[in-house]
Molecule: transfer RNA
Organism: Fodinibius salinus
RNA sequence: GCCGAAGUAGCUCAAUUGGUAGAGCGACGCUCUCGUAAAGCGUAGGUCGUCGGUUCGAAUCCGAUCUUCGGCU
Repeated sequence: GCCGAAGUAGCUCAAUUGGUAGAGCGACGCUCUCGUAAAGCGUAGGUCGUCGGUUCGAAUCCGAUCUUCGGCU
């Protein structure tokens, strides 16, 4: 330099090919307990890497760009 993959909650990852973004773990609160843990119930937490385009509508489609990983020379 060229090709490919990935980027979504604090962490690990989904989202059935466009229609208001979810799970597990973790955090916090409540119940339970003499107390803690476990268990049960609940709550909070996101400009979907960034910028632009298409569209009535974009995590999803298109372009550019940044970061990480892999391959080729």